[in-house]
RNA sequence: GGAGCAGGCCGGGCGGUCGCGGCACGGGAGUGCCGAGGAAAGUCCGGGCUCCGCAGGGCAGGGUGCUGGGUAAUCCCCAGCGGGGGCAACCCCAGGGAUAGUGCCACAGAAACAUACCGCCGGCCGGCACUGCCAGCCGGCAAGGGUGCAAUGGCGGGGUAAGAGCCCGCCGGCGGUUCGGCGACGGGCCGGCCAGGCAAACCCCACCCGGAGCAAGGCCAGAUAGGGGGAGAUGAGGCGGCCCGCCGAUCCCCGGGUAGGCCGCUUGAGGUCCCGGGUAACCGGAGGCCCCAGAGGGAUGACUGCCGCGUCGGCGGGUGCCAUCGCGCGUGCCGACGCACAGAACCCGGCUUACAGGCCUGCUCCCCGG
Numbered sequence: 001g002g003a004g005c006a007g008g009c010c011g012g013g014c015g016g017u018c019g020c021g022g023c024a025c026g027g028g029a030g031u032g033c034c035g036a037g038g039a040a041a042g043u044c045c046g047g048g049c050u051c052c053g054c055a056g057g058g059c060a061g062g063g064u065g066c067u068g069g070g071u072a073a074u075c076c077c078c079a080g081c082g083g084g085g086g087c088a089a090c091c092c093c094a095g096g097g098a099u100a101g102u103g104c105c106a107c108a109g110a111a112a113c114a115u116a117c118c119g120c121c122g123g124c125c126g127g128c129a130c131u132g133c134c135a136g137c138c139g140g141c142a143a144g145g146g147u148g149c150a151a152u153g154g155c156g157g158g159g160u161a162a163g164a165g166c167c168c169g170c171c172g173g174c175g176g177u178u179c180g181g182c183g184a185c186g187g188g189c190c191g192g193c194c195a196g197g198c199a200a201a202c203c204c205c206a207c208c209c210g211g212a213g214c215a216a217g218g219c220c221a222g223a224u225a226g227g228g229g230g231a232g233a234u235g236a237g238g239c240g241g242c243c244c245g246c247c248g249a250u251c252c253c254c255g256g257g258u259a260g261g262c263c264g265c266u267u268g269a270g271g272u273c274c275c276g277g278g279u280a281a282c283c284g285g286a287g288g289c290c291c292c293a294g295a296g297g298g299a300u301g302a303c304u305g306c307c308g309c310g311u312c313g314g315c316g317g318g319u320g321c322c323a324u325c326g327c328g329c330g331u332g333c334c335g336a337c338g339c340a341c342a343g344a345a346c347c348c349g350g351c352u353u354a355c356a357g358g359c360c361u362g363c364u365c366c367c368c369g370g
Stems, first nucleotide, its partner, number of pairs: 001366010012307007020035006037341001041352002044350005049213004056244004061209005066080005081095001082093004096204002101202002103198003117145002119141006126134003153171006172194002174191007217263004227254005237247002270290004274285004308339009318329004
């Protein structure tokens, strides 16, 4: 210098004028302070909070799925293991069980779970134009060919009529054993044990899960008048997938009436400094400082000055390639336009997705120079 990998951060800045929402003060006019985000988004997970049959059991249903940690909790995070990719930094993986059972494996192929199409070998025969060619029957085999994503471990040697883990060496898998590790798993040794794949197919196994959501829910005010019909202790109804179980006297329809305000609401698993533990996620501790939107017809905006950045245009000069025309690179001034994605609504922790431009840190590989 080039190419790349991982992580973090910013996301126009400082003012002026006029507005908007909230809070405080003020009798009022008004004054002061605060006022979007890293994703406020998608609403995909998990929790807090609230109410409902306090939720006990069973069935059904759903979710998760290598191991060990973290956490309020998770489908999240951290650290590992195994597999795959990359020269490497590093990245990716729903990654339990296929000897419990069922099912599926398109097309091709003889056969996709048990099979022989071409073929190889042996025996018995036969035909002919007779050391060759063609055919039949019985048996052995799966080496070679062919089909396929996949054909019953792979390569080599021995062996054999031909073959075959039939035997041997190495490699792969499986099982046993031993050592290391909390564990997933890894190393060694032994055993020819070697008949495929799919569980984001049903299923089996282990663990987890009650439902609805701030239009939750509570309070105040107001309304629920009068009337008609029906069901009910032989059990209405509460009851939300069903049953057991529990509570249990009112319930449903027509018609009529009310429909305004307050709380919940933002101070919290809070932020920021410090110390200690841990590889890390994270945890523990002592204080100091900070308050950081809380609307409900729903605010967070408009105009403008200077600066910054980007794009385009004009002018000027520099430099490289050039016969010229031109083109590229970097640069000064002026002008115009723009400054990404987006935008709170009960609150948190995650995930995912969108994002112009820019900054920082660590690491890997290659080239050049000293």
About this RNA
The prediction has a mean pLDDT of 75. This is a predicted structure of a 370-nucleotide RNA (Bacterial RNase P class A) from Candidatus Fervidifonticultor quintus. The model forms 97% of the base pairs in the Rfam consensus. Its Rfam family is "Bacterial RNase P class A". Gene Ontology terms of the family: tRNA processing, ribonuclease P activity and dimeric ribonuclease P complex. It is recorded under the gene name rnpB. The source organism's lineage runs through Bacteria, Candidatus Sysuimicrobiia, Candidatus Sysuimicrobiales, Candidatus Humicultoraceae and Candidatus Fervidifonticultor.